RNA sequence: CCGCACGAUGGGGAUGGGGUCCCCCGAUAACCGCCGGAAUGGCUGAUGACUCCUGCCGGAUG
Repeated sequence: CCGCACGAUGGGGAUGGGGUCCCCCGAUAACCGCCGGAAUGGCUGAUGACUCCUGCCGGAUG
């Protein structure tokens, strides 16, 4: 450096990051929000859950 075999590994949970826990999937996968017949229409949230940070929205005070 190359080949073979086995295995560790890994990925995801509607928009960012850290920690903890839970759940799902095995790359043919898990996952890719809701309302509405539809629309060039409408709605919620940075979490799967808790917490912290960042960003965003609203209000108040200095």